[in-house]
RNAcentral holds the sequence, with entries from Rfam.
Predicted 3D model of an 87-nucleotide RNA (c-di-GMP-I riboswitch aptamer) from Xylanibacillus composti.

RNA sequence: CAGUCGAAACGGCAAACUUAUCGAAAGGUAAGGACGCAAAGCCACAAGCCUAAAGAAUAUGCAUUCUAUGGCGGUUGGGCUACCGAA
Numbered sequence: 001c002a003g004u005c006g007a008a009a010c011g012g013c014a015a016a017c018u019u020a021u022c023g024a025a026a027g028g029u030a031a032g033g034a035c036g037c038a039a040a041g042c043c044a045c046a047a048g049c050c051u052a053a054a055g056a057a058u059a060u061g062c063a064u065u066c067u068a069u070g071g072c073g074g075u076u077g078g079g080c081u082a083c084c085g086a087a
Stems, first nucleotide, its partner, number of pairs: 005085002012037002017032006035074001041080003045077003048072003055066004
C1' cells in the first nucleotide's frame, strides 16, 4: 500500500406511521418521523415476492380466474463503487 474483516471514531441512510402528490394498483416522490442498517450506496441479469390497468377465458349480472409489458435493491444471489483502521 492492497485485500479480507468489523473493535473504536467521524459521520451516513431512514422502517412503520402522518401529510401532500403521481399511479388502475403494487408502489414511487417530498416533508415530518426513527424500526433498524457496515454498504439499508447504485444497477432489474437470475430467483423470489407484490399488483392486474390493458388483454384473454368463464359467467350472464357485472363478478371470478389467468397473465407483466408494471413494481419491490430494507427478499436473496450477482455486478459496480465507497468512509475509517483495532484484532